Context: one part of a larger RNA
């Protein structure tokens, strides 16, 4: 390098959009760049291969042939690839009418709980644990009632449910806004698929500036436990958690399963829509499209399992793997305020 692979053995990029590139629907016509065929020239000699010869043989050497799979010119062919042109509608998109949804952003707003403040009642404990203690409390706690303030999260509905490219998204109302699905066939007429670079989004933690701070809680302090206890348990408690703006760019970012298209027995449940039948209706039944699950034929798989949501059968394109450790490290480059990220070895060793 090839062969071979990537759910769990090494291996799918965290996700999307998209540049170059690769690949690309049906039917004509034209061209002849690729392609095929014929031919001309060339492809030095030697070497390799075949035949013959000659040194007694062989190597060596001599002669002949083939080959030199290539390049260039010319003729012909036009199926396929390509190019140009015309037509088409099934791929793709648009339009119209509907429809479900925690999809996104902004503003306003609600109740429960909790903490604090003030006041009333009350009078000795409360709290906490395996048991305790630290802690709080006669300067009146805990409990209870009233009023006020504050921040964060939204019980029931709620699901085996929905939406989103992923990360993720849930009290209510309003505004702005993205996408999906169904039906109609009305329009465009291949406008498509993938996507190295690139660009955008990207949980938590962390960072910068300014706010906010109820609860919780790294660090920290104390009390316990213990041989010790820099822990697990308890009492406190600061960053943080929340908001705005700007960074960071990583996760078991998981379905550990890249995206698109086509094809290949079924059964059943759920979500959203259209149609048909019975019927006054509710409802039920049938059919169909999209989405989410479960069980399973064939097949596949080392097995577990997977199985129209494929890990089956094929095609297109991208990413990635190549024994363990050293190491996702060093060095260099680049990005970052930093923390660090991305890219990424070798010696040595088993």
């Nucleotide at each position: 390098c090839u062969g071979g692979g990537c759910u769990u053995a090494a291996a799918g990029g965290g996700u999307a959009c998209g540049u170059a590139g690769g690949c690309g629907g049906a039917c004509g016509c034209a061209c002849a760049g690729g392609u095929g065929u014929c031919u001309u020239g060339u492809g030095a000699a030697a070497u390799c291969c075949c035949c013959c010869g000659u040194c007694u043989c062989a190597a060596c050497c001599g002669g002949g042939g083939a080959a030199c799979u290539g390049c260039a010119g010319g003729g012909c062919a036009a199926a396929c690839c390509g190019u140009g042109u015309g037509u088409c509608u099934u791929g793709a998109g648009c339009c119209a009418a509907g429809u479900a949804g925690g999809g996104g952003c902004c503003a306003c707003u609600g109740g429960a709980a909790c903490g604090c403040u003030a006041g009333g009642u009350g009078g000795a404990g409360c709290g906490g644990u395996g048991a305790a203690a630290u802690g709080c409390g006669u300067a009146g706690a805990u409990a209870u009632c009233u009023a006020g303030c504050g921040g964060a999260a939204c019980g029931c509905c709620g699901a085996u449910g929905g939406a989103g490219a992923a990360a993720u998204c849930a009290g209510g109302u309003g505004g702005c806004u993205g996408g999906g699905c169904u039906u109609g066939u009305g329009c465009u007429g291949a406008c498509g698929c993938u996507g190295a670079g690139g660009c955008a989004c990207g949980a938590a933690a962390g960072c910068g500036u300014g706010g906010g701070g109820a609860g919780u809680a790294a660090a920290c302090a104390g009390g316990a436990u213990u041989a010790g206890a820099u822990a697990c348990c308890c009492u406190g408690g600061u960053a943080g958690u929340c908001c705005a703006c700007g960074c960071c760019g990583u996760a078991a970012a998981c379905g550990a399963u890249g995206c698109g298209c086509a094809c290949u027995g079924g059964a059943u449940c759920g979500a959203g829509g259209a149609g048909g039948c019975u019927c006054u209706g509710a409802c039920g039944c049938c059919c169909u499209c999209u989405c989410g699950g479960u069980c399973g034929a064939a097949g596949c798989a080392a097995a577990a399992g997977u199985g129209u949501u494929a890990a089956g059968u094929g095609c297109g394109c991208c990413g990635c793997c190549u024994g363990g450790g050293g190491a996702g490290u060093a060095c260099g480059g680049u990005c970052g305020c930093a923390a660090g990220g991305c890219u990424a070895a070798a010696a040595c060793u088993c």
Molecule: small-subunit ribosomal RNA, central domain
Organism: uncultured prokaryote